A computed fold for a 73-nucleotide RNA from a Candidatus Helarchaeota archaeon, annotated as transfer RNA. The sequence is in RNAcentral, with records from ENA.
RNA sequence: GGGCCCGUAGCCAAGUGGAUAAGGCGCAAGCCUCCUAAGCUUGAGAUCGCAGGUCCGAAUCCUGCCGGGCCCG
Numbered sequence: 001g002g003g004c005c006c007g008u009a010g011c012c013a014a015g016u017g018g019a020u021a022a023g024g025c026g027c028a029a030g031c032c033u034c035c036u037a038a039g040c041u042u043g044a045g046a047u048c049g050c051a052g053g054u055c056c057g058a059a060u061c062c063u064g065c066c067g068g069g070c071c072c073g
Base pairs, nucleotide, nucleotide: 001072002071003070004069005068006067007066010025011024012023018056027043028042029041030040031039049065050064051063052062053061
């Protein structure tokens, strides 16, 4: 330098054009308990790496960057 893949809450992770962006761990509160843990209930937290574009509508498609991984030279 070239090719391919990935980037979604603190961590993991689903969603691949149309509703308030699932779920798990963690966190907070409550219930339970003598207390803690476990268990149960509830809650907060992501406009989806950044910037443009296409579209009535974009996390999802296109382009360029940024970061990570693998391969080739």